[in-house]
Molecule: Glycine riboswitch aptamer
Organism: Thiotrichales bacterium
RNA sequence: AUCGCUGUGAUGGGAGAGGGCUUGUUUGUUCAGGCCGCCGAAGGCGCAAAUCCGCCCGGAAACGCUCAGGCAAAAGGACCACAACAGCGUA
Numbered sequence: 001a002u003c004g005c006u007g008u009g010a011u012g013g014g015a016g017a018g019g020g021c022u023u024g025u026u027u028g029u030u031c032a033g034g035c036c037g038c039c040g041a042a043g044g045c046g047c048a049a050a051u052c053c054g055c056c057c058g059g060a061a062a063c064g065c066u067c068a069g070g071c072a073a074a075a076g077g078a079c080c081a082c083a084a085c086a087g088c089g090u091a
Base pairs, nucleotide, nucleotide: 003089004088005087006086007085008084011081012080013079018036020035021034022033023032024031037071038070039069043067044065045064046063051060052059053058
């Protein structure tokens, strides 16, 4: 050099689910409290079920939970694409 992996910030894409009810202030919005309904794709937790790592053990996730977060728009958003840079490995 080549190829692979990881990370970073940039660009583009990127789902789901009540603009719920109610109390106080208020014309209203906002804010604070209470009551239900719902979503999973920040983060977090768990392998009880199913799946994968050939089986057990152990582990993992886009699986499960819904603590956190969210349920008009905006914002956020796992993840994907693209190019750049850095690191590691390969040779």